[in-house]
The RNA shown here (c-di-GMP-I riboswitch aptamer) has 89 nucleotides and comes from a Syntrophomonadaceae bacterium. NCBI's taxonomy places the organism under Bacteria, Bacillota, Clostridia, Eubacteriales, Syntrophomonadaceae. The model forms 95% of the base pairs in the Rfam consensus. Model confidence (mean pLDDT): 86 of 100.
RNA sequence: GACCGACAAAGGCAACCCUGCCGAAAGACAGGGACGCAAAGCAAAGAGAUCUAAAGCUCUUUAGAAGCCACGAUAGCCUUGCUGCCGAA
Numbered sequence: 001g002a003c004c005g006a007c008a009a010a011g012g013c014a015a016c017c018c019u020g021c022c023g024a025a026a027g028a029c030a031g032g033g034a035c036g037c038a039a040a041g042c043a044a045a046g047a048g049a050u051c052u053a054a055a056g057c058u059c060u061u062u063a064g065a066a067g068c069c070a071c072g073a074u075a076g077c078c079u080u081g082c083u084g085c086c087g088a089a
Base pairs, nucleotide, nucleotide: 004087005086012037013036017032018031019030020029022027035076041082042081043080045079046078048077049074050073051072056068057067058066060063
């Protein structure tokens, strides 16, 4: 230095749920709180995955329901890229 990851030490993050708030929704953010996490730090890059379906398109009974659709979302689904604390085996 690369891999690796202790019933190590120091520190860190925070699922579900509740409250507030933004959003069409998925979901995000803030506070509380802890299921878990060694990248649960960052980036939506992949003919990946999943969620949503506003706008748009289709259909029709023409104003509403249905269907399709990501340019929306998830980095705590996987892969990938970048960065990073500690150091037993």
The sequence was found by an Rfam model in a public genome assembly.